[in-house]
Parts: sequence; C1' cells; structure tokens
RNA sequence: GUGCGAAACCGGGCAGCCGCUCCGGCCGUGAGGCCGGGGAGGAAAGUCCGGGCUCCACAGGGCAGGGUGCUGGAUAACGUCCAGUCGGGGAGACCCGAAGGAAAGUGCCACAGAGAACAGACCGCCCGGCACUCAACCGCGUUGCGUGCCGGGUAAGGGUGAAACGGUGAGGUAAGAGCUCACCAGCGGCCGGGGCGACCCGGCCGGCUCGGCAAACCCCACCCGGAGCAAGACCAAAUAGGGGAGCGUACGAGGGCGGCCCGCCCCAGGCUCCCGGGUAGGUCGCUCGAGGCCCGGGGAAACCCGGGUCCCAGAGGAAUGGCUGCCGCCCGUCCAGGGCACAGGACCCGGCUUAUAGGUUUCGCACCCCC
Repeated sequence: GUGCGAAACCGGGCAGCCGCUCCGGCCGUGAGGCCGGGGAGGAAAGUCCGGGCUCCACAGGGCAGGGUGCUGGAUAACGUCCAGUCGGGGAGACCCGAAGGAAAGUGCCACAGAGAACAGACCGCCCGGCACUCAACCGCGUUGCGUGCCGGGUAAGGGUGAAACGGUGAGGUAAGAGCUCACCAGCGGCCGGGGCGACCCGGCCGGCUCGGCAAACCCCACCCGGAGCAAGACCAAAUAGGGGAGCGUACGAGGGCGGCCCGCCCCAGGCUCCCGGGUAGGUCGCUCGAGGCCCGGGGAAACCCGGGUCCCAGAGGAAUGGCUGCCGCCCGUCCAGGGCACAGGACCCGGCUUAUAGGUUUCGCACCCCC
C1' cells in the first nucleotide's frame, strides 16, 4: 500500500427569530402574562421472547397442552449474554451451528436402481449339466477354446443413487467374502491421566461393523395459571330506571282474610326527601428506575459489590415544529441550485430481530513494496 477480520462509537454543528408542551416561582378576580428549567432513538420500529406492576383464579399432586434442549456461569427472568466443549467453513485473523435420545416402539427415505434396512443379483466372475461350432489324436470317444440354455455359488469389479451393510494390503478360495491376519476408522467394554463439567489424551481387549431423518410421531430432563395500563383504583352530573322513609288517601282502581257485609291488612298512581349502582366527564396509576455518570474493589468475562454525584418527556384526538445566516459532508465539471441515512415515545425495564447514507477509533490476518 491493497484486500480482509473483530470490537466499540458518532450519525450534522453553532447562532438568532417565531411557535408547541410539561413542571416550578411571581403577578392577575379571571382569561392569561413574565421569569427559570425539562422535552424522542440506537433502533423510540416489529410486538418475537422474558420480567416488574395490576386485577382475577389458586391446598398439594397428576393428566392434557405449550416451550426449552452440549457444559459451566451471569441474571429479576429469558428462546438473552459470557466463557468453554464438540461439529462444520476459511490459507488466516476469524465465522457459523434448534448441538439430548435412532442399540424403547411406530413411521418415512422421492427419482434412478437388481436391491433403500434383519437388503439385493442387472452386467460380470466361478462351478456343474446339456446342445452346437472349431482344433488335436486313424475312428467311437476324450480333452481344450468358444457360444447358447438350465441349475447353483459369489459380492472382488462395473453400473444406479444424496445414501448400497467399513477402508487398504496380504493370506485364502472354483470364484469370492472379516472367512482369517496386519494396519487404519468406527462401536462397545475395562483401565490410567487431565478437567467442576461438556469433553480431551493414552493403553488393553472384543471381528462387534450396527445407514439417515426426531425442524415425523414419540421418549427423556427441566420450565410454564389467565388476562393485560382500554390493567386497575377513586370522585362523580343531566336523563331514564332501582331501593327506602314520610305525607296522602276524597276516589278506592286492584289484591288477601271471608259464603256475603262490616272490619283489618297489603298495594299502584301523586308530592317531598334520602340511599346505592352505573354512563358522560374528571383524577390517580405515570415515571426515582433491576436508572445515568465518575471512582474503587471482586471476577478470565457476562456481571456483581461499595462510595460519590445527577434528576433526564410524561402528554392524552396526543407537544418536540418552522424560517434565516455561517460552517461541515454529498450531488452538480466550476457556477446557479438541491440534499443531510433509517426513523417519532404512549405503563416501565432486560433482550432478540429488522431498517440505517456516511464517518471515526482500536486491535488483528494475508500478500506486495521500501528501509
């Protein structure tokens, strides 16, 4: 210098003017005014996980259902994070992984292929029988080479496939085959060493050679009650309706006791007052919090502990905007001019994922050049 890798950060700046919203103080009867202070993000987004908070439900346990899934740690918790193990990729710095169990059971494995899971024989190879051609011997016949058919043996070689029942070599055989042996790979068992552990390193033994898929059902281990700030709580009109008390019963309209009358009781319509539910509306929840910054300590790290310091949106049809000037960057060949990535809180917090023009810093890898 070029091309890469990892981590972290910024993501227009300053000033003036006019506005919006919240809080505090002062003035004002009030409407409002003045002064001071605060006012979006790294993702405020998707709402995909987890927790706080609130209400409801709940003895305990189980079933069903859902989730998670190597190990150790962190945390309020997590599907997150940190560190490691194993597997895969890369020349490397590094990156990626839903990574328990297929020797519990069931199921699936397209196409091609003979055969796809206690497999299989298409070509080939080998053995036997029969027939035929040719050759050898004088001939019957025998032997040999070859071809065809039938029966059998094989799994070396070919071929199909993503995958074909270990690999290489030797022995062995009619030809072959873990059939036997050596080495290698895998699996299982025993032992030694290291590590908290996942796991790693090494030795011995057993021919045991066992396919893949669980992001198919399933099995195993662990976790999980439901709904959500429109949660939930409080204050509380008008109108309609509910309950109660009192007055009023002239008419008794009605009902009960009664065979009927009297009588007694209940009771509606009316007026006055009281009570409670609930709607509109208002208030709280609401932002001081698993909080930010600095310092010290523990830890390899995530993170935790201690001290100091700061207060940093809290609105509710929903504020955070606009104009001008200078500067920065980009487009435009100079000029004129234009633009400034993605994007806007809605109870709060921890994550994940997705979007993001451009720029900065540190460390590292590979190659080339120069001293």

The prediction has a mean pLDDT of 77. Bacterial RNase P class A from a Deferrisomatales bacterium, 371 nucleotides, folded computationally.